[in-house]
Molecule: transfer RNA
Organism: Candidatus Moranbacteria bacterium RIFCSPHIGHO2_02_FULL_40_12b
RNA sequence: GCGGGCAUAGUAUAGUGGUAAUACACGUCCUUGCCAAGGAUGAGCCGGCAGUUCGAUUCUGCUUGCCCGCU
Numbered sequence: 001g002c003g004g005g006c007a008u009a010g011u012a013u014a015g016u017g018g019u020a021a022u023a024c025a026c027g028u029c030c031u032u033g034c035c036a037a038g039g040a041u042g043a044g045c046c047g048g049c050a051g052u053u054c055g056a057u058u059c060u061g062c063u064u065g066c067c068c069g070c071u
Stems, first nucleotide, its partner, number of pairs: 001070007010024004018054001026042005047063005
C1' cells in the first nucleotide's frame, strides 16, 4: 500500500428496513434484627459524517478505532 471482518447500556453479547433485547452491574422498594441471598420495579446504549427510503441500528459510500490476511 491492497483486501476482508467487527463496532449495540458500565461490562459481555443477541437482534433486525417500522417501539432495540438478555445477563451481570447500578438506583428505588419488599423480604431479614443487620449483611448477604431472593423478589418487584426503574434509568441508561446502535463509533462519526453523508446518501437511499415515507421511515436506517439494519442498505450504500467515506471516515475513525480494533483484529486478520496479502504485498